[in-house]
RNA sequence: UGCAGUCGAGCGAGGGUAGAGCUUCGGUUCUAUCCGAGCGGCGGACGGGUGAGGAACACGUGAGCAACCUGUCUUCUACAGGGGGAUACCCGACAGAAAUGUCGGCUAAUACCGCAUAAGACCACGUCACCGCAUGGUGAUGAGGUAAAAGGAGCAAUCCGGUAGAAGGUGGGCUCGCGUCCCAUUAGCUAGAUGGUGAGGUAACGGCUCACCAUGGCGACGAUGGGUAGCCGACCUGAGAGGGUGAUCGGCCACACUGGGACUGAGACACGGCCCAGACUCCUACGGGAGGCAGCAGUGGGGAAUAUUGGGCAAUGGGCGAAAGCCUGACCCAGCAACGCCGCGUGAAGGAAGAAGGUUUUCGGAUCGUAAACUUUUGUCCUAUGGGAAGAAGAAAGUGACGGUACCAUAGGAGGAAGCCCCGGCUAACUACGUGCCAGCAGCCGCGGUAAUACGUAGGGGGCGAGCGUUGUCCGGAAUUACUGGGCGUAAAGGGCGCGUAGGCGGCCCGAUAAGUUGUGUGUGAAAUUCCCGCUUUCAAGGUGGGCGUUGCACGCAAUACUGUCGGGCUUGAGUGCAGGAGAGGGAAGCGGAAUUCCAAGUGUAGCGGUGAAAUGCGUAGAUAUUUGGAGGAACACCAGUGGCGAAGGCGGCUUUCUGGACUGUAACUGACGCUGAGGCGCGAAAGCGUGGGGAGCAAACAGGAUUAGAUACCCUGGUAGUCCACGCUGUAAACGAUGAGUGCUAGGUGUAGGGGGUAUCAACGCCCACUGUGCCGGAGUUAACACAAUAAGCACUCCGCCUGGGGAGUACGGCCGCAAGGUUGAAACUCAAAGGAAUUGACGGGGGCCCGCACAAGCAGCGGAGCAUGUGGUUUAAUUCGAAGCAACGCGAAAAACCUUACCAGGGCUUGACAUCGUCUGGAUAUCUUGGAAACAAGGUAGGCCCUACGGGGACAGAUAGACAGGUGGUGCAUGGUUGUCGUCAGCUCGUGUCGUGAGAUGUUGGGUUAAGUCCCGCAACGAGCGCAACCCUUAUUACUAGUUACUAACAGGUAAGGCUGAGGACUCUAGUGAGACUGCCGGGGACAACUCGGAGGAAGGUGGGGACGACGUCAAAUCAUCAUGCCCCUUACGUCCUGGGCUACACACGUGCUACAAUGGGCGCAACAAAGGGAAGCGAGCCUGCGAAGGUAAGCGGAUCCCAAAAAAGCGUUCUCAGUUCGGAUCGUGGGCUGCAACCCGCCCACGUGAAGUCGGAGUUGCUAGUAAUCGCGAAUCAGCAUGUCGCGGUGAAUACGUUCCCGGGCCUUGUACACACCGCCCGUCACACCAUGGGAGUCGGGAGCACCCGAAGCCGGUGAGGUAACCGCAAGGAGCCAGCCGUCGAAGGUGAGAUCGAUGACUGGGG
Repeated sequence: UGCAGUCGAGCGAGGGUAGAGCUUCGGUUCUAUCCGAGCGGCGGACGGGUGAGGAACACGUGAGCAACCUGUCUUCUACAGGGGGAUACCCGACAGAAAUGUCGGCUAAUACCGCAUAAGACCACGUCACCGCAUGGUGAUGAGGUAAAAGGAGCAAUCCGGUAGAAGGUGGGCUCGCGUCCCAUUAGCUAGAUGGUGAGGUAACGGCUCACCAUGGCGACGAUGGGUAGCCGACCUGAGAGGGUGAUCGGCCACACUGGGACUGAGACACGGCCCAGACUCCUACGGGAGGCAGCAGUGGGGAAUAUUGGGCAAUGGGCGAAAGCCUGACCCAGCAACGCCGCGUGAAGGAAGAAGGUUUUCGGAUCGUAAACUUUUGUCCUAUGGGAAGAAGAAAGUGACGGUACCAUAGGAGGAAGCCCCGGCUAACUACGUGCCAGCAGCCGCGGUAAUACGUAGGGGGCGAGCGUUGUCCGGAAUUACUGGGCGUAAAGGGCGCGUAGGCGGCCCGAUAAGUUGUGUGUGAAAUUCCCGCUUUCAAGGUGGGCGUUGCACGCAAUACUGUCGGGCUUGAGUGCAGGAGAGGGAAGCGGAAUUCCAAGUGUAGCGGUGAAAUGCGUAGAUAUUUGGAGGAACACCAGUGGCGAAGGCGGCUUUCUGGACUGUAACUGACGCUGAGGCGCGAAAGCGUGGGGAGCAAACAGGAUUAGAUACCCUGGUAGUCCACGCUGUAAACGAUGAGUGCUAGGUGUAGGGGGUAUCAACGCCCACUGUGCCGGAGUUAACACAAUAAGCACUCCGCCUGGGGAGUACGGCCGCAAGGUUGAAACUCAAAGGAAUUGACGGGGGCCCGCACAAGCAGCGGAGCAUGUGGUUUAAUUCGAAGCAACGCGAAAAACCUUACCAGGGCUUGACAUCGUCUGGAUAUCUUGGAAACAAGGUAGGCCCUACGGGGACAGAUAGACAGGUGGUGCAUGGUUGUCGUCAGCUCGUGUCGUGAGAUGUUGGGUUAAGUCCCGCAACGAGCGCAACCCUUAUUACUAGUUACUAACAGGUAAGGCUGAGGACUCUAGUGAGACUGCCGGGGACAACUCGGAGGAAGGUGGGGACGACGUCAAAUCAUCAUGCCCCUUACGUCCUGGGCUACACACGUGCUACAAUGGGCGCAACAAAGGGAAGCGAGCCUGCGAAGGUAAGCGGAUCCCAAAAAAGCGUUCUCAGUUCGGAUCGUGGGCUGCAACCCGCCCACGUGAAGUCGGAGUUGCUAGUAAUCGCGAAUCAGCAUGUCGCGGUGAAUACGUUCCCGGGCCUUGUACACACCGCCCGUCACACCAUGGGAGUCGGGAGCACCCGAAGCCGGUGAGGUAACCGCAAGGAGCCAGCCGUCGAAGGUGAGAUCGAUGACUGGGG
């Protein structure tokens, strides 16, 4: 700013324009037309908006009004005669800033008011007829009273109006049945409240209001209170039943700044009317005024978020008007937004050199990919030009906002038009790089800690497509509130038990009724929507016509099986009677014996008591023990029994008494009297509480003693409440069968208790049958399984209680109960992705059974103490390189660190490199010398070769140079291969088929025996098989044969000082090859007559003869990237490589493994025996000589049954020492030597002399070994220039002990428990500490909504008054009637005050929870 006006054909005045007339030219009259304030009429109660309030007859549906109204509209009947007084506008004056008024004057009407006329209208009184669901209604009729009207237009006809009435239509008002959210931690509410009489009021019924009377009314079928919400047609979802929603469209309601109020009117208590109060905004001259977008646009604010101050009344509809017409942000259109639904496009066909490029790669390729380019082609959308609607009606004419829009034609040109999400599983789609529990992802499970298909990016792929993904909400899936359609033994869930109220359910037969039920008909269930069939926009979405449907409600008729109701009958359910027996059923009183304790007395003496062991305690003041007597309290051994009784809790000596129930038998009586049972009432273990008793024993608390790291416990000595009685309270338990009560039905077997029947017997016992109770086993069936199984957890019915993930929590608040303790009812916030049941396989157990192992025990020798060696930790250091870490790292990798090794450190050098391959060029390969230097290296000198050749050269080697590359003992053994350790040489680990189980799984593999053994035998729903065990292999013990040199030597011969020394031999020993031998084969006992075992014979060896090699499925993310190999990462003039020196050898300490000892079973000295297995040529080295010796010199033999190392040692024989830090012990140190080696300073080994430490047998603890073993003694080898107390081997001497399996450790099988499964080194509980979150209490403080009481009391209606005012009527007038102002009163909003209740926020501090 625009959205409700209109009518001049209701009225008077005024004005403009045009024309005409008159004119004194000032003006005035008439006609036409237009504007137009005011009076008047109709409309502003419709249309449009919104959802605050409201849990209500507000809405929906179906009825009712005999208790009502209805302007305009339609039809009909009748009428309109004659008067009167005002007033706005206007004029004048006045007040005010304004809004707006006041006074005086003039005037009209379809404005207002009397009079006349008048009915079937209204009011009151009668009569008659008919009718109805009560009050009552309708019609006819008699007489009385009340009350009407308006005109306008037109030449006229006529038209539009007016008044009264009737009928209709439309719209409304009121009443009733039914339906309509959550909370019972809201259980009692109510004073106009419920009803009556009367009156008032309303259009109308009614406590709607008032006076009086009565005391009712509502409520567990949820009153009252609190919270939330507009209701419906419908919409979303769903198979349906349901669940959710109430935008658009349509119906109803409510509201219009907030609250109150009436006026006008047919209709309002009135969105764009009035009055008052309040809050807010604006104007003001401060005195006062104005306003209400939840109309359409638009603005601000709020917000995650929602549009144009557009066009038009052309259509549809509305208001006014006679009409033209005016008005209409209703409406029709356009604009903005992919917000939704629908349709279409962004091209189509061909096109392999599989282009370029991207990504990846095992470097071959693969892939994007016919995709592109390129060729041909089409024209929807687009662009340009031309044409161009319907929507507009009634004969014509006129009228289009949309709009030059839709549509049509022509032309142009692939041109202008693709994105979003995802790719670990669910769930379609995978690679690379980056990152490294970071950054991040995530709907659930879960990804990310250096190879991430899960994060980020890229390539590729999948999905949808002008959309795609996310978020929120609702339904579905969810049978996860189960009406359809769930459950309660152990998963959440049976009330602790009974009696019983309401309620629910209820036996057989007959009759009635027809409420439920069923059938049928009628009305209604608006339209739109959904569905079906047409038509239409080219299709579609959409529009439109018809049909179905709308599961509901009401009424009528019919049926009568079932349920209900009424009546009659029955006996089987239930109860009563009669006859019996059983019982720890309950209450009361009395009695009894055993035992404990105490008291008194006697006997008697030193202990008793108690424990795993002790101590506290008691006892010489005489205990314990024992005897006698007494006191007192409590409980009742045996009987005694998965026996009995009781509803449950519970009940146990005996007797008496009172009393409840069940059972058996009988069939006399009643005749459904029954079942269950929300609330209610009662009972209810133990502990606890109150009052009063009692108190022997026992015994919380408490005290003491022990135990223990501690021990507020377990054990011991004491001991108070309590336990007992009476009365009262509490009301809970794993109050359990974790299984509510009742009824019926559904195989059996076997105990036990009670009574009964039958049979047999002389009788008892017995046997058989049915009943009641109480157990076990078991079939069908059920169950997730376990299990239950006539005492159901089976099949059915009835009723009650209870459950709905875990924690928070049976907590908080509130209510109720209690003396208290506490009980009962009983949440939420927050938090988790589970919590839980049953069963399975393992593992584990200070569970059980069986059995092994030097596991313990029995023994022997050690370690742990000392010194030294060696390894490790720690520390130190420039570096002390790295690895190994309980057993199963620590004399380990290392079978040899002075340099080297060497990986570490310092310093000096090199950069295609110390090493490999390839290209080019050059060359004299190699050896050797000089100089500088610590060396590497650098510079220079001398000598001088090989293979092939087609004679060009090539190869090998060396040098230079370029780049590919080399190199790394750098990282990751948790990326790996390989190898190894360990459980463990333990006897186990599995598979196929079958069977069992829903399944995981089981069976086999368990069981009875036996073995070293899952070894074998037997049995068995198993039958077989594999990897392991054993055997096959090596060695050793016996022997035969073969073969005899370097070995051997009996006989023969020779020979020596001696000697197999020589000939010879092949006997022996021995060597080394082939065989034999041992198999429980034989005998006896045991055993199932088996497997096997015990004993014996024979035999060299006897029950796997001894030893070795050999290590199942697997475990330890065991060890090793430093043996080697290898993925990935990292370094590249260095993390590579060369060299010199240093370090790995350090030293306050700690530990492991060893050596040597501490001595007399010994040390020293002397004499003098006996091995095996090995090694030897850059080697072993005899002999001889020298040296005290290490060793040196010289040198034979031997590549070995020949020679050498090589002496074996302990032992033996003799001698000495005599118990001591020694004639033990040898560390340490000094001096002098030897050897190896380029070199022994850091840092080697050995010899001689001297020195002579600790140590006198080792704490707690701990190791090895069962026979040729332990112990002890020496020998050899590997490594190696040198370096052995280590390692690997060899032989000599050569024991003790084993009752046994209780215990410690490890292991095997079966079984059991489990909240463990990274598997007991597991899991897990509580306090405390720190951080965070929500929450209860809390002196209080602040605020909200609702109600109550009182005060004040606006507007206004009503009532009273009305002495003031007053046109119409009466009256000649005076005056009157009537009306009004004013005043008073009732009610009354806002406001004020007060006391409470309630909800929320906040609060020092405090409580628990996560």
The prediction has a mean pLDDT of 84. Predicted 3D model of a 1410-nucleotide RNA (small-subunit ribosomal RNA) from an uncultured Eubacteriales bacterium.